This is a predicted structure of a 73-nucleotide RNA (transfer RNA) from uncultured Acetatifactor sp.
It was read from a public genome assembly.
NCBI's taxonomy places the organism under Bacteria, Bacillati, Clostridia, Lachnospiraceae, Acetatifactor.
Its mean pLDDT, the model's own confidence on a scale to 100, is 82.
């Protein structure tokens, strides 16, 4: 240098043919306890890596571009 994958919540990862962005885990707060763990109810948390494009409409389709893993030279 050239191939091919991956970046979505604090971690792990889902997300179908382009049609409101979601799971477990953790985190708050309540209830349970004589207290803690566990279990149960409820909540917050997201510029979907970055810039552009196409579309009524983009996590998802195109271009470029950053970073990580393979491989190949």
């Nucleotide at each position: 240098g050239c191939u091919g994958g991956a970046a979505u919540a604090g971690c792990u990862c889902a997300g179908u043919c382009g049609g409101u962005a979601g799971a477990g885990c953790a985190c708050u707060u309540c209830a349970c306890u004589c207290g803690u763990a566990a279990u149960g109810a409820a909540g917050g948390g997201g510029u979907c890596g970055c810039g552009g494009g196409u579309u009524c409409g983009a996590g998802u389709c195109c271009c470029g571009c950053u970073u990580c893993c393979a491989g190949c030279u």
Record summary: Its Rfam family is "tRNA". Rfam links the family to the GO term triplet codon-amino acid adaptor activity. Rfam's curators write: Transfer RNA (tRNA) molecules are approximately 80 nucleotides in length.